SAM riboswitch aptamer (S box leader) from Listeria seeligeri, 117 nucleotides, folded computationally. Of the family's consensus pairs, 97% are formed in the model. Its Rfam family is "SAM riboswitch aptamer (S box leader)". Gene Ontology term of the family: regulation of gene expression. The sequence is in RNAcentral, with records from MGnify. The prediction has a mean pLDDT of 80.
RNA sequence: UCUUAUCCAGAGUGGUGGAGGGAAAUGCCCUGUGAAACCCAGCAACCUAAACAAUAAUUAUUUAUUCGUUUAAGGUGCUAAGUCAUGCAGAACAGUAAUUUGUUCUGAAAGAUGAGA
Numbered sequence: 001u002c003u004u005a006u007c008c009a010g011a012g013u014g015g016u017g018g019a020g021g022g023a024a025a026u027g028c029c030c031u032g033u034g035a036a037a038c039c040c041a042g043c044a045a046c047c048u049a050a051a052c053a054a055u056a057a058u059u060a061u062u063u064a065u066u067c068g069u070u071u072a073a074g075g076u077g078c079u080a081a082g083u084c085a086u087g088c089a090g091a092a093c094a095g096u097a098a099u100u101u102g103u104u105c106u107g108a109a110a111g112a113u114g115a116g117a
Base pairs, nucleotide, nucleotide: 001117002116003115004114005113006112007111012040014039015038016037020030021029022028025086026085027084041079042078043077046075047074048073049071050070051069052068053066054065055064056063057062083110088107089106090105091104092103093102094101095100
């Protein structure tokens, strides 16, 4: 860089640390009642692993598969706010004499994480 799945759930009154942080822009927020980072703890179940179930193949041992179930041991990830909100396109509704503005919804874009290349 490309492909693909997911992104309205969940998780700290802990220790060290000592000023920033929420990707970027705009906004809006968090933060000395302690930011980032590190450690510990926890959450989750994407990949691996294990157990079970179902189905298929095999004479059988067994093997393979699953929008399956469970465990949470290994590899990641995550632990303010919906991916904090918006941007681009479309639809519906409301307002304006009109250009157009606002709200809601859907999709895209961008981004994050996993798996594969």